[in-house]
Context: one part of a larger RNA
RNA sequence: GGACGAACGUUGGCGGCGUGCCUAACACAUGCAAGUCGAGCGGGAACCUCAGGAGGGGUAACCUUCUUGAGGGGAGAGCGGCGAACGGGUGAGUAACACGUGGGCAACCUGCCCCGGACACCGGGAUAACCCAGGGAAACCUGAGCUAAUACCGGAUACUCCGGCGUGAUCGCAUGGUCGCGCCGGGAAAGCUCCGACGGUCCGGGAUGGGCCCGCGGCCUAUCAGCUUGUUGGUGGGGUAACGGCCCACCAAGGCGACGACGGGUAGCUGGUCUGAGAGGACGGCCAGCCACACUGGGACUGAGACACGGCCCAGACUCCUACGGGAGGCAGCAGUGGGGGAUCUUGCGCUAUGCGCGAAAGCGUGACGCAGCGACGCCGCGUGGGGGAUGAAGGCCCUCGGGUUGUAAACCCCUUUCGGCAGGGACGAAGCGAGAGUGACGGUACCUGCAGAAGAAGUCCCGGCUAACUACGUGCCAGCAGCCGCGGUAACACGUAGGGGACGAGCGUUGUCC
Numbered sequence: 001g002g003a004c005g006a007a008c009g010u011u012g013g014c015g016g017c018g019u020g021c022c023u024a025a026c027a028c029a030u031g032c033a034a035g036u037c038g039a040g041c042g043g044g045a046a047c048c049u050c051a052g053g054a055g056g057g058g059u060a061a062c063c064u065u066c067u068u069g070a071g072g073g074g075a076g077a078g079c080g081g082c083g084a085a086c087g088g089g090u091g092a093g094u095a096a097c098a099c100g101u102g103g104g105c106a107a108c109c110u111g112c113c114c115c116g117g118a119c120a121c122c123g124g125g126a127u128a129a130c131c132c133a134g135g136g137a138a139a140c141c142u143g144a145g146c147u148a149a150u151a152c153c154g155g156a157u158a159c160u161c162c163g164g165c166g167u168g169a170u171c172g173c174a175u176g177g178u179c180g181c182g183c184c185g186g187g188a189a190a191g192c193u194c195c196g197a198c199g200g201u202c203c204g205g206g207a208u209g210g211g212c213c214c215g216c217g218g219c220c221u222a223u224c225a226g227c228u229u230g231u232u233g234g235u236g237g238g239g240u241a242a243c244g245g246c247c248c249a250c251c252a253a254g255g256c257g258a259c260g261a262c263g264g265g266u267a268g269c270u271g272g273u274c275u276g277a278g279a280g281g282a283c284g285g286c287c288a289g290c291c292a293c294a295c296u297g298g299g300a301c302u303g304a305g306a307c308a309c310g311g312c313c314c315a316g317a318c319u320c321c322u323a324c325g326g327g328a329g330g331c332a333g334c335a336g337u338g339g340g341g342g343a344u345c346u347u348g349c350g351c352u353a354u355g356c357g358c359g360a361a362a363g364c365g366u367g368a369c370g371c372a373g374c375g376a377c378g379c380c381g382c383g384u385g386g387g388g389g390a391u392g393a394a395g396g397c398c399c400u401c402g403g404g405u406u407g408u409a410a411a412c413c414c415c416u417u418u419c420g421g422c423a424g425g426g427a428c429g430a431a432g433c434g435a436g437a438g439u440g441a442c443g444g445u446a447c448c449u450g451c452a453g454a455a456g457a458a459g460u461c462c463c464g465g466c467u468a469a470c471u472a473c474g475u476g477c478c479a480g481c482a483g484c485c486g487c488g489g490u491a492a493c494a495c496g497u498a499g500g501g502g503a504c505g506a507g508c509g510u511u512g513u514c515c
Stems, first nucleotide, its partner, number of pairs: 001515004006511005013382006019375002021340001026338003030335003035082003040079002047072011089293003099217007108210002113206007121155004130145001132143004161186011191198001219265003226256003231253008268290004272283004295316005318329004346372001348371003354368001355366004385415004395406004419456001421451005429442001432439002459504005464485003470499005480487002
């Protein structure tokens, strides 16, 4: 000098774009953050209409209460499907194939989507909801009975699929791969419909996403020198989508290490960021990719996918409810609270756009996201006026008392009106969605026009040398300053104040950290 997710002091007019718990992965009140499909299924509340019956009011038309039936209507819940494994958060752990990069899988999986081929036949038994009975303070639970399905089950068909046996061809870097034939065994399906569609099953291919393996690369410490028994390898087996000591039995005695094993410390990794002429050094906040975690530890279930943040089970700590028998909970989602800290925001608006889930669609949901709010936290832009104006006013300060300086600075004259203020008009974002009517959170915002009036808008640090900017007074090794050298003990350009000056400017200084 540059840089910062900064903080502190002081000052503070406007806007745009960014950015904002670096500490306690401390504990959390409250609300919201994952639903959706009636074009899979049964059932069906409120309410509306019509008709019948009974009652009340009224002279009547009619009003009204109850009830029965029919039609419409579809709430809440339930079965079922898909989603909930994405999106969002955090950086605790991890020195590891975790990450980066380059390869390998003849050792693998892949819901939804795309392409191609073939198929969907015949049956069956249940069960929620509901009704009844019962237990419990609650959370909830038990028993009896009825019912539906794209829920579940059996059978049929299936060359290509899977398994076994036999056989042939061909290829390969080894295990082996690919293709064909014969026999045996095994395995599918679902309907709905507004008739346009949407779906179902099997096989092959694709795309996308993932799993596994390997080479190389990137921290400190030898005041850590030896480490290792599933350890290293083999055989056989289990397990997995899949290879493997992943797991197990048996056998062998191996495997790693100064090219740093093992141990300890520290740390998520990268694209990148900062600095530097570069080489390099330091860092990894925002954004993006990958990984890991979800109160702590362990476990599996479901599923194409999880060992699953807002699922389940167990244990533990903690908090809450309780009728003491027993239950409930997990903000490292968005906001917000306490606490810690030098320090870090609103319990906002909206699904309008983009994206995602579900749906045939309309649409519904979405604290993802789009916006708004707060904070000079940062970067950038703009303003706080422009021109004229000397006899060089007054005041201040200095003075050798002549004067000098503040200083064209002010006053004063002329002019302008950005920003802010007030008023009128007023979007793009929607080429979307919808039959149409219509439909924008931001927002009466941006922007345009008009009006008034210099009107509302300047500070901070420094002035001994380094280092740009000097005098006076006060103080008297005191009070104090200070980055280093050093100033202050009676004329202090170094302390304090004032005048003047220098630098930067909505900032300026200080501190911390890196280069």
A computed fold for a 515-nucleotide part of an RNA from an uncultured bacterium, annotated as small-subunit ribosomal RNA, 5' domain.
The RNAcentral record of the full RNA draws on ENA.
It matches the Rfam family "Bacterial small subunit ribosomal RNA".